This is a predicted structure of a 319-nucleotide RNA (Bacterial RNase P class A) from a Pseudomonadota bacterium.
NCBI's taxonomy places the organism under Bacteria, Pseudomonadati, Pseudomonadota.
The coordinates come from a structure-prediction model, not an experiment, and the mean pLDDT is 78.
RNA sequence: GAAGCGGGCCAGACAGUCGCCGCCGGCGGCAACGCCGGGGGAGGAAAGUCCGGGCUCCACAGAGCAGGGUGACGGCUAACGGCCGUACGUCGCGAGACGAGGAAUAGGGCCACAGAGACGAGUCGUGGCGACCUGCGUGCUUGCACGCUUGCGUCGACACGGGUGAAACGCGGUAACCUCCACCCGGAGCAAUACCAAAUAGGCAGACGAUGAUGUGGCUCGCGGAGUCUGCGGGUAGGUAGCUUGAGGCGUGCAGCAAUGCCCGUCCUAGAGGAAUGACUGUCCACGACAGAACCCGGCUUACCGGCCAGCUUCAAUG
Numbered sequence: 001g002a003a004g005c006g007g008g009c010c011a012g013a014c015a016g017u018c019g020c021c022g023c024c025g026g027c028g029g030c031a032a033c034g035c036c037g038g039g040g041g042a043g044g045a046a047a048g049u050c051c052g053g054g055c056u057c058c059a060c061a062g063a064g065c066a067g068g069g070u071g072a073c074g075g076c077u078a079a080c081g082g083c084c085g086u087a088c089g090u091c092g093c094g095a096g097a098c099g100a101g102g103a104a105u106a107g108g109g110c111c112a113c114a115g116a117g118a119c120g121a122g123u124c125g126u127g128g129c130g131a132c133c134u135g136c137g138u139g140c141u142u143g144c145a146c147g148c149u150u151g152c153g154u155c156g157a158c159a160c161g162g163g164u165g166a167a168a169c170g171c172g173g174u175a176a177c178c179u180c181c182a183c184c185c186g187g188a189g190c191a192a193u194a195c196c197a198a199a200u201a202g203g204c205a206g207a208c209g210a211u212g213a214u215g216u217g218g219c220u221c222g223c224g225g226a227g228u229c230u231g232c233g234g235g236u237a238g239g240u241a242g243c244u245u246g247a248g249g250c251g252u253g254c255a256g257c258a259a260u261g262c263c264c265g266u267c268c269u270a271g272a273g274g275a276a277u278g279a280c281u282g283u284c285c286a287c288g289a290c291a292g293a294a295c296c297c298g299g300c301u302u303a304c305c306g307g308c309c310a311g312c313u314u315c316a317a318u319g
Base pairs, nucleotide, nucleotide: 001315002314003313004312005311007309008308009307010306012284013283014282015281016280017279018278020041021040023038024037025036026035027034028033043290047301048300050299051298052297053296054295055189056188057187058186062221063220064219065218067185068184069183070182071181072086073085074084075083076082088099089098090097091096102180103179107178108177109174110173111172123162124161125160126159127158129156130155131154132153133151135148136147137146138145139144140143193241194240195239196238203232204231205230206229207228208227215223248267249266250265251264253262254261255260
């Protein structure tokens, strides 16, 4: 100097004018609300809805089967199909990246093409062993006739090899095919749920139901004890909460290879409600990609213009 590998951070910035949402303080107002000031206001993926949970309800009556998930070993975590480490395997010169990971004699399925043959069949070559003197072809009188043939003859099994293919003496492959084994797993979801106000028809009909209805996936047993379903008809669609202080962020130190944990210190960082971040002007340069929260969090996967920081590997040159 070039090319890479694995991490961390940023995600246009500043100023001015007008505008939006929420909180705090003050003033005015019966209130609705208005004005002034202060602080705050979309992401590394907010995406996909693929996993795991927190939380709410069924409900404090469960158990089993079916079903689903995972699969080397150890550790981390609230938990996971995640992360870290070690081993093994594949790829790479390397830093590293990836892995589908128990069982093929419990059983079943599949193995294209090629090849004679890929679950009961059998090709070619050489060899010796055993048996037969035959074996093959033609004709029609169906067991006779004729021709060739003691030979590289015919039959049988065996031994060693060849070709095809990933795999070929009945041996393999495949379980990210079914299956078996080990371990794990209630369900539904913020449109959960709780409260308030208002209105109506606690309506009519049918079916089932103490010989037992409903009972948060299916089936069986158990528990339990009175409604359930269908059709027609009537009323309501309003408001408040849930809603953001968290398995939270950042920093020093300690323990650990690490993931991570602990002590201490410090910070509060969106809560809309048909859905808040907009518009204009000027300057700068990294010239702005992918892209907008809707209960929250830990992961994975996908998309992506660029910039910065240190670490590691390889190559070339010089000293």

Rfam family: Bacterial RNase P class A. The family's RNA type in Rfam is ribozyme.